This is a predicted structure of a 73-nucleotide RNA (transfer RNA) from a Patescibacteria group bacterium.
The organism belongs to Bacteria candidate phyla, within Bacteria.
Model confidence (mean pLDDT): 82 of 100.
RNA sequence: GCGGUAGUAGUUCAGUUGGUAGAACGUCUCUUUCCCAAAGAGAAGGUCGCCAGUUCAAGUCUGGUCUACCGCU
Repeated sequence: GCGGUAGUAGUUCAGUUGGUAGAACGUCUCUUUCCCAAAGAGAAGGUCGCCAGUUCAAGUCUGGUCUACCGCU
């Protein structure tokens, strides 16, 4: 230098024809208990790595770019 894969909640990850973004664990509150744990109920938490483009509409399609890993030279 070239190619490939990945980037989504605090963490690990889904999101399958483009149609208002989810799960588990964790955090907080409440109930239960003498207390803790466990269990049950609820809540908060996201510019979907970044910048543009296409589209009525983009996590998803296109271009560029950044980071990590792998391969080629």